[in-house]
Context: one part of a larger RNA
RNA sequence: AGACGGGGACCCACACAAGCGGUGGAGCAUCUGGUUUAAUUCGACAAUAAGCGAGGAACCUUACCAAGGCUUGACAUCCCGAGAAGAUCGCCGAAAGGUGAUUGUGCCGUUAGGAACUCGGUGACAGGUGCUGCAUGGUUGUCGUCAGCUCGUGCCUUGAGGUGUUCGGUUAAGUCCGUGAACGAGCGCAACCCUUGUCUCAAGUUGCAUAUUUCUUGAGAGACUGCCGGUUUCAAAUCGGAGGAAGGUAAGGAUGACGUCAAAUCAGCAUGGCCCUUAUGUCUUGGGCGACACAGGUGCUACAAUGGCCGGUACAAUGGGCAGCGAAGGAGCAAUCUGGAGCAAAUCCUCAAAACCGGUCCAAGUUCGAAUUGAAGGCUGCAACUCGCCUUCAUGAAGUUGGAGUCGCUAGUAACCGCAUAUCAGCCAUGGUGCGGUGAAUCAGUUCCUGGGUCUUGUACU
Numbered sequence: 001a002g003a004c005g006g007g008g009a010c011c012c013a014c015a016c017a018a019g020c021g022g023u024g025g026a027g028c029a030u031c032u033g034g035u036u037u038a039a040u041u042c043g044a045c046a047a048u049a050a051g052c053g054a055g056g057a058a059c060c061u062u063a064c065c066a067a068g069g070c071u072u073g074a075c076a077u078c079c080c081g082a083g084a085a086g087a088u089c090g091c092c093g094a095a096a097g098g099u100g101a102u103u104g105u106g107c108c109g110u111u112a113g114g115a116a117c118u119c120g121g122u123g124a125c126a127g128g129u130g131c132u133g134c135a136u137g138g139u140u141g142u143c144g145u146c147a148g149c150u151c152g153u154g155c156c157u158u159g160a161g162g163u164g165u166u167c168g169g170u171u172a173a174g175u176c177c178g179u180g181a182a183c184g185a186g187c188g189c190a191a192c193c194c195u196u197g198u199c200u201c202a203a204g205u206u207g208c209a210u211a212u213u214u215c216u217u218g219a220g221a222g223a224c225u226g227c228c229g230g231u232u233u234c235a236a237a238u239c240g241g242a243g244g245a246a247g248g249u250a251a252g253g254a255u256g257a258c259g260u261c262a263a264a265u266c267a268g269c270a271u272g273g274c275c276c277u278u279a280u281g282u283c284u285u286g287g288g289c290g291a292c293a294c295a296g297g298u299g300c301u302a303c304a305a306u307g308g309c310c311g312g313u314a315c316a317a318u319g320g321g322c323a324g325c326g327a328a329g330g331a332g333c334a335a336u337c338u339g340g341a342g343c344a345a346a347u348c349c350u351c352a353a354a355a356c357c358g359g360u361c362c363a364a365g366u367u368c369g370a371a372u373u374g375a376a377g378g379c380u381g382c383a384a385c386u387c388g389c390c391u392u393c394a395u396g397a398a399g400u401u402g403g404a405g406u407c408g409c410u411a412g413u414a415a416c417c418g419c420a421u422a423u424c425a426g427c428c429a430u431g432g433u434g435c436g437g438u439g440a441a442u443c444a445g446u447u448c449c450u451g452g453g454u455c456u457u458g459u460a461c462u
Base pairs, nucleotide, nucleotide: 001462002461003459004458005457007456008455009454010453011452012451013450015446016445019409020408021407022406023405026301027300028299029298030297031296032295033294034292035291042053043052064287065286066285067284068283069282070281073125077124078123079121080120081119082118083117086103087102088101089100090099091098092097107114108113127276128275130274131273132272136270137269138265139264140263141261143259148187149186150185151184152183153182154163155162156161167178168177169176193253194252195251196250198221199220200219201218202217203216204215224247227241228240229239230238231237290428303402307361308360309359310358311357312356319350320349321348324343325342329338330337331336368399373394374393375392376391377390378389379388415438416437417436418435419434420433421432
């Protein structure tokens, strides 16, 4: 100087407390461990792994396994030989691949040849999702959006080092003020950026629909403790008030200091070294990644009456659309099919559900709950057996609010409700990312638990 303390003082945070809703029990979805397997590819493991990489595993993907093939190779450059390329048809084969026949001659050209492509050959080489994240770059998580981390000169110390950065106030903040052997400065904080909320002006079709201008797109205005009062070193500031759409950081986002964990990633990419080279490369078919005594994580659906079912009737926003979205009409109980208007879209398409009104059920394993299973269909796609989604009919399991424990959340938040979208032929999406609708309770405290900051103290630790 640090680190640590079941030492001290002060302070902060959904950290606790006060509340609301979950999880832990059930069924299912998904991920992981384990086990199994020919293979169940690999990585991630307290917080900081486990609906994570994967924002789409039937084939492909695919890295794994079995079987069948290839060896200058699926891909690149160079050299030699032949043929333009290409098209069609046989045979063996699961395909890859092997083998044979027919057809066909193009472009530039100095008539040597060349360009592109195919086949054969030679070796230089290709190739490797093989190993090492403890050789690395780049990127990322975390402490933590916590308020810290440092430097120059000066001063103090034999020196390591200290001071500044302490102290008194104050702040969300090393924020600001005052003091002080310090004076300044840098990276952070804040501000500058984006979105939302108010107003003004301008413009406007595809939007609004007769005026009082919704909406869209731009440009501005507006909030600064500016004004008033109290407190205070009358400093910074804080408390209350006025006006105001908004008040003391208006709300949300982006933005993550020096560093820590030899944290994560050689499988996104790049890359040193090592290793493989008729195989650890590469092609194909099929299988596997989807197994299942069990254990854990994250979710969905419920256990019902603040509800289920039936009928009627309203109100959104973000988005997406040409190998696309697909209306009206028609068929079907439905999934869906037919149809094809319109639309490269403020124009056309896709556009709610909770809510409200009426009826029914009457406390029951039920008109709750939907797993599971049987049958019949629809769709995508070469192909739904392993292993897709959807519809209808039938079936109708567990489950009556969940032990110890544990998680999220302070306002348009939690909770409840649906909608859109990326990926995508289709989809195992109950996931992710957004969007709107309805819309609470509690906290004016810091004793305790957890994490963090500043100062100080003890130490046999570094």
RNAcentral holds the full RNA, with entries from Greengenes. Small-subunit ribosomal RNA, 3' major domain from an uncultured organism, 462 nucleotides, folded computationally. The prediction has a mean pLDDT of 84.